[in-house]
């Protein structure tokens, strides 16, 4: 330089064919306990890397750009 993969909640990851986002851990509150852990119940937290486009509607399709990983020279 070229090719491929990736970017979604604090962390790790889901999200066939577009209909608007969920799981585990963590965090907060309450319950249980003499107390902690475990366990149970509830809750907060994400405008989906950025900018445009297509569409009634985009995490998902298209274009450009940024960053990370691998291969290649």
């Nucleotide at each position: 330089u070229g090719c491929g993969g990736g970017a979604u909640a604090g962390a790790g990851c889901a999200g066939a064919u577009g209909g608007a986002a969920g799981c585990u851990c963590g965090c907060c509150u309450g319950g249980c306990u003499c107390a902690u852990a475990a366990c149970c119940a509830g809750g907060a937290g994400g405008c989906c890397g950025c900018u445009g486009g297509u569409u009634c509607a985009a995490a998902c399709c298209c274009a450009g750009c940024u960053c990370c990983c691998g291969c290649u020279a």